[in-house]
RNA sequence: GGCCAGAUAGCUCAGUUGGUAGAGCACAGCAUUGAAAAUGCUGGGGUCGCCGGUUCGAGCCCGGCUCUGGCCA
Numbered sequence: 001g002g003c004c005a006g007a008u009a010g011c012u013c014a015g016u017u018g019g020u021a022g023a024g025c026a027c028a029g030c031a032u033u034g035a036a037a038a039u040g041c042u043g044g045g046g047u048c049g050c051c052g053g054u055u056c057g058a059g060c061c062c063g064g065c066u067c068u069g070g071c072c073a
Stems, first nucleotide, its partner, number of pairs: 001072007010025004019056001027043005049065005
């Protein structure tokens, strides 16, 4: 330098054919306990890497860039 994959909650990851973004763990509150742990219920938390474009509407489609991993040279 070229090619491929990826970037979504604090962490690990889903997200189908474009239609107001979710799970598990973690965190907070409540229940339970003598008190904890465990368990159950509830809740908070997101500019979907950045900049543009297409569209009535983009996490998803298109272009460029950044970063991470891999392959080739």